[in-house]
RNA sequence: UGAGUCAGCCAGGCGGCCGCGUCGGUGAGGUCCUCGGACCGCACCGCCGAGGAACGUCCGGGCUCCGCAGGGCAGGGUGGUGGGUAACGCCCACCCGGGGUGACCCGCGGGACAGUGCCACAGAGAACAGACCGCCACGACGAGCCGGUUCGCCGGCUCUGACGGGGUAAGGGUGAAACGGUGGUGCAAGAGACCACCAGCGCACCGGGUGACCGGUGCGGCUCGGCAAACCCCACCCGGAGCAAGACCAGACAGGGAGCGUUCGAGGGCGGCCCGCCCGAGCUCCCGGGUAGGUCGCUGGAGGCGUGCGGCAACGUACGUCGUAGAUGGAUGGCCGCCACCCGUGCGCGGGCGACUGCGCACGGGGACAGAACCCGGCGUACCGGCUGACUCAUCCG
Numbered sequence: 001u002g003a004g005u006c007a008g009c010c011a012g013g014c015g016g017c018c019g020c021g022u023c024g025g026u027g028a029g030g031u032c033c034u035c036g037g038a039c040c041g042c043a044c045c046g047c048c049g050a051g052g053a054a055c056g057u058c059c060g061g062g063c064u065c066c067g068c069a070g071g072g073c074a075g076g077g078u079g080g081u082g083g084g085u086a087a088c089g090c091c092c093a094c095c096c097g098g099g100g101u102g103a104c105c106c107g108c109g110g111g112a113c114a115g116u117g118c119c120a121c122a123g124a125g126a127a128c129a130g131a132c133c134g135c136c137a138c139g140a141c142g143a144g145c146c147g148g149u150u151c152g153c154c155g156g157c158u159c160u161g162a163c164g165g166g167g168u169a170a171g172g173g174u175g176a177a178a179c180g181g182u183g184g185u186g187c188a189a190g191a192g193a194c195c196a197c198c199a200g201c202g203c204a205c206c207g208g209g210u211g212a213c214c215g216g217u218g219c220g221g222c223u224c225g226g227c228a229a230a231c232c233c234c235a236c237c238c239g240g241a242g243c244a245a246g247a248c249c250a251g252a253c254a255g256g257g258a259g260c261g262u263u264c265g266a267g268g269g270c271g272g273c274c275c276g277c278c279c280g281a282g283c284u285c286c287c288g289g290g291u292a293g294g295u296c297g298c299u300g301g302a303g304g305c306g307u308g309c310g311g312c313a314a315c316g317u318a319c320g321u322c323g324u325a326g327a328u329g330g331a332u333g334g335c336c337g338c339c340a341c342c343c344g345u346g347c348g349c350g351g352g353c354g355a356c357u358g359c360g361c362a363c364g365g366g367g368a369c370a371g372a373a374c375c376c377g378g379c380g381u382a383c384c385g386g387c388u389g390a391c392u393c394a395u396c397c398g
Base pairs, nucleotide, nucleotide: 001394002393003392004391005390006389007388008387009386010385012339013338014337015336016335017334018333020049021048023046024045025044026043027042029040030039031038032037051369055380056379058378059377060376061375062374063242064241065240066239075238076237077236078235079234080094081093082092083091084090095109096107097106098105099104110233111232115231116230117227118226119225132172133171134168135167136166138164139163141161142159143158144157145156146155147154148153180198181197182196183195184194185193199223201220202219203218204217205216206215207214208213246296247295248294249293255287256286257285258284259283260282267279268278269277270276303322304321305320306319307318308317309316310315341366342365343364344363345362346361347360348359349358350357351356
């Protein structure tokens, strides 16, 4: 310098004008009333006002209501080991397997001697396999040669001939996969049939590790396929619904019911009470309905940052420090100017022995994905681009 790997961070800044929402204050107005307040909308001023994913709603929790003695069945989920955590299907470390020259990455990673099932196409055969081609011996036939002959045939040998029933899993061919590999012995040809070494499986023992597992020794039968994201088996986990959870305040109209009452007068009026006078057939309560509407839940939390300590790490812990979105038809926006950043083109000035490299100016262009709605922890997905650190490989210079 080029090509990469991993981890982390940013997602423009300042100013002006206009606009929106919560909250606080001030002003004028309106409504109610126990005359001191409450409420309603309006104007102005002030504070604050989205994210790394606020997203998808895929997991896990907090919180709320309902359910629940305990245990089991059904159903769902998870699945190497150890740890972290409130919890997880997340994270960290390690193991095993796979990929990469490497940094590093990927794994839906329990069990296929508990049982059942499946293995497309091709192929002869796909699971206690299989004989299509090939190879081999045998039988009968054909052809040729040799020998014998009573000339009808007989015997033997040979075969790139063809047939039959057999043997053979070494070779060919099919396939994702064909029942260990190499060499030898053996055989009619072959074959773990036998032998040596290697690989693999199982068992026993020794050593290391908390463990998954790793290393070694011996023995055995000689090899026993794959799929569990097929059923299933094993171990562990899981009650359901969700802030439209839930709690509080609480109408109006129609309609219905009950009680009291109509000369034994309910109720109302005459400024508060009694008498009195007048009017007089309705009055009160409940259901309707805990509905409409309103208020709370509502944002300070498993919180962020820094330092120390423990730990390989995830993370934990102590101390210090920081703190202002909470809408409910749902606000957080728009325009302009300057600066910064990035890209392209052009021009100019330098640095170093060198490979190489720094800076300035002008013009043009660019800024994405997307947006809270009870709150957290994750995962996944989207994203113009940029920055930082560590590491790997290749090449070049000194």